[in-house]
Molecule: c-di-AMP riboswitch aptamer (ydaO/yuaA leader)
Organism: Bacillota bacterium
RNA sequence: UCUUCGAUAAAGCCGAAUUCGCCUGCGAACGCGAUACGGAGGAACCGUUCCCCAGGGGUUAAGGCCUCAGAGCCGGGCAGUAUUCCUGCUGCCUAACCCGUCAGCUAACUCCGGAGGCAAUACCAGGAAAGGGU
Numbered sequence: 001u002c003u004u005c006g007a008u009a010a011a012g013c014c015g016a017a018u019u020c021g022c023c024u025g026c027g028a029a030c031g032c033g034a035u036a037c038g039g040a041g042g043a044a045c046c047g048u049u050c051c052c053c054a055g056g057g058g059u060u061a062a063g064g065c066c067u068c069a070g071a072g073c074c075g076g077g078c079a080g081u082a083u084u085c086c087u088g089c090u091g092c093c094u095a096a097c098c099c100g101u102c103a104g105c106u107a108a109c110u111c112c113g114g115a116g117g118c119a120a121u122a123c124c125a126g127g128a129a130a131g132g133g134u
Base pairs, nucleotide, nucleotide: 012118013117014116019034020033021032022031037113038112039111040110041109046104055102056099057098058097059096063074064073065072075094076093077092078091079090080089083129084128085127086126087125088124
């Protein structure tokens, strides 16, 4: 000096996934209840040529074209400036799971989730808005 592994640490990051209470001598876990936040089903009207079959549908950024596949292109998403938005630049992601022949929209109403995974080099520009200070 380079590489690999590990530890510590982080006003930290993705995500709806945070917070509180009960149970206990105290605390944790398990369990129960609630909650920020998030999702689905479900009239009229409207919409869909209908049903069956090859099915169809949902959460999510995770769709399309092309290919034997891959790569690639278009589209979509996240991060980087101590607030937010737009544009640009750089880097990265574009998976997975579920319902079970069934669901357009949808007031009332009904049901469900409220997890998990990461984090060592750091240091980006232009414009607009808001806020703060003087």